[in-house]
């Protein structure tokens, strides 16, 4: 400097253009239990950021930031 990836709940991780954004652990609140832990039900919280296309974008498209990897450069 030139190319590719990626960015969604606290975390990990699906959704690949029409879902109130699912799922697992955490967290909390019920259950069971003599307490505890397991279990079991139920909540909880998420789409980097700016713009485009579109009847609708987490979703495609481009710009910016963050992070990964490759490549060249260091006269």
């Nucleotide at each position: 400097g030139c190319c590719c990836c990626c960015u969604u709940c606290g975390u990990c991780u699906a959704u690949c253009g029409g879902u109130c954004a699912g799922g697992a652990c955490g967290c909390c609140a019920g259950g069971u239990u003599c307490u505890c832990a397991u279990c079991c039900u139920g909540g909880u919280a998420a789409g980097g950021u700016g713009g485009g296309u579109u009847c609708g974008a987490c979703u495609c498209c481009c710009g910016c930031a963050g992070g990964g990897g490759g490549c060249g450069c260091c006269a």